This is a predicted structure of a 77-nucleotide RNA (transfer RNA) from Spirochaetes bacterium GWE1_32_154. Lineage of the source: Bacteria > Pseudomonadati > Spirochaetota. Its Rfam family is "tRNA".
């Protein structure tokens, strides 16, 4: 060059067979507990779902390019 896997919340991840509201867990605010400080214990705030286009009534979710990572590999020297 090729081929393949992966991109979802500040981090690590889940999200079946497209269907009404996008989650967990840690981190972050807030309170509650305690002389106080960890821990617990409650609430809440945080998301263009990697961009773009298309299929459909409805798309994180199926195609289609294109970007970023990482793996295999081929070629050159």
């Nucleotide at each position: 060059g090729g081929c393949g896997a992966u991109g979802u919340a500040g981090c690590u991840c889940a999200g079946c067979u497209g269907g009404u509201u996008a989650g967990a867990g840690c981190a972050c605010u807030c309170g509650g507990c305690u002389c106080a400080u960890a821990u617990c214990c409650g609430a809440g705030g945080g998301g263009u779902c990697a961009u773009u286009g298309g299929u459909u009534c409805a798309a994180a979710u199926c195609c289609g390019a294109u970007c970023a990572u990482c793996g295999c590999u081929a070629c050159c020297a």